Bacterial RNase P class A from a Spirochaetota bacterium, 350 nucleotides, folded computationally. Taxonomically the source falls in Spirochaetota (Bacteria, Pseudomonadati). Model confidence (mean pLDDT): 76 of 100. It matches the Rfam family "Bacterial RNase P class A". Rfam classes the family as a ribozyme. A source record names the gene rnpB. The RNAcentral record of the sequence draws on ENA.

RNA sequence: GGAGAGAAACAACCGACCGCGUCCCUUCGGGGGUGAGGAAAGUCCGAACACCGCAGAGCAUGACGCCGGGUAACGCCCGGGCGCCGCGAGGCGAUGGAAAGUGCAACAGAAAGUAUACCACCAUCCGGCUUUAGGGCCGGGCGGCAAGGGUGAAAAGGCGAGGUAAGAGCUCACCGCGUUCUCAGUGAUGAGAACGGCAUUGCAAACCCCGUCAGGUGCAAGGCCAAAUAAGCAGCUGCCUGAGGACUGCUCGUCCGAGGCUGCGGGUAGGCCGCUAUGACCGAAGCGGCAACGCUCCGGCUAGAUAGAUGGUCGGAUAAACAGAAUUCGGCUUAUGGUUCUCUCCUGAA
Numbered sequence: 001g002g003a004g005a006g007a008a009a010c011a012a013c014c015g016a017c018c019g020c021g022u023c024c025c026u027u028c029g030g031g032g033g034u035g036a037g038g039a040a041a042g043u044c045c046g047a048a049c050a051c052c053g054c055a056g057a058g059c060a061u062g063a064c065g066c067c068g069g070g071u072a073a074c075g076c077c078c079g080g081g082c083g084c085c086g087c088g089a090g091g092c093g094a095u096g097g098a099a100a101g102u103g104c105a106a107c108a109g110a111a112a113g114u115a116u117a118c119c120a121c122c123a124u125c126c127g128g129c130u131u132u133a134g135g136g137c138c139g140g141g142c143g144g145c146a147a148g149g150g151u152g153a154a155a156a157g158g159c160g161a162g163g164u165a166a167g168a169g170c171u172c173a174c175c176g177c178g179u180u181c182u183c184a185g186u187g188a189u190g191a192g193a194a195c196g197g198c199a200u201u202g203c204a205a206a207c208c209c210c211g212u213c214a215g216g217u218g219c220a221a222g223g224c225c226a227a228a229u230a231a232g233c234a235g236c237u238g239c240c241u242g243a244g245g246a247c248u249g250c251u252c253g254u255c256c257g258a259g260g261c262u263g264c265g266g267g268u269a270g271g272c273c274g275c276u277a278u279g280a281c282c283g284a285a286g287c288g289g290c291a292a293c294g295c296u297c298c299g300g301c302u303a304g305a306u307a308g309a310u311g312g313u314c315g316g317a318u319a320a321a322c323a324g325a326a327u328u329c330g331g332c333u334u335a336u337g338g339u340u341c342u343c344u345c346c347u348g349a350a
Base pairs, nucleotide, nucleotide: 001346002345003344004343005342006341007340008339010337013316014315015314016313017312018311020035021034022033023032024031025030037322041333042332044331045330046329047328048327049218050217051216052215056252057251058250059249061214062213063212064211065210066080067079068078069077070076081095082093083092084091085090096209097208101207102206103203104202105201118149119148121144122143124141125140126139127138128137129136130135157175158174160172161171162170176198177196178195179194180193181192182191183190184189222273223272224271225270232264233263234262235261236260237259244256245255246254247253281300282299283298285296286295287294288293
């Protein structure tokens, strides 16, 4: 210098003038304080909070899934194991079970899980051709084989040697796989030894099995005040031979039960609270922990609208990306600007 990897903090600031929401003060003229984000976003997870539900039994449904830890909780985070990718710094992984069962594996291919045999190879028999001969070649029949070719995303352990008519875990070494044992580790798992001649292909983000968790609905929750849901008309249906309703996914079961449903008609649709920083809050320090995080102590008190405020102009040589709260937190994901730090690989010079 080039190419990368991983983190972190920030998202401008100052002044003048003009505005907007909200709070406080006011001599009612005005004055002062305060006012978006790291994602306020997607609304995908987990909670708080609120209301409803919760006699019993059964059946479903959904999410998650290596191990250990963190947390209020999680599908999140940290650390570790394993697998894959990268020369590397590092990255990615819904990563339990395929010897419980079912199912699927297109096309190609002989054969896709009960293995199988197209070409090739080999033995033998028959026929033909050829050679002085040994023999060779071609075609066919019956067999052997699965090493080689070919197909495929995937081909029934891999590789080498022996062996054989040719071959083959047929035999052996090494590797892989399985079983058992030993050792290390909290554990996932790893290392080693012995035995087995290899059976047991892949897919569970297919059904499924196993384990864990889950009642429903969301601030348009919900509470209060005020008003309304009226009268009337028409149609259908039921009155114990019972419509309909409650038990918040469904069924059984239990209970209530004389009205119910539809259309027309004509009305209400305003205000207060919930609501906004005493909170799983924010910041600093110390201690414990590899870390996530925890404990102690000190300091701080930070938008609250309701059709929705948080803006504009000018100057400072200059300000830019994605974007804008609506019950509140913890995460994840996505969008986005420049900056800094650490690390890796390559190259050059001294």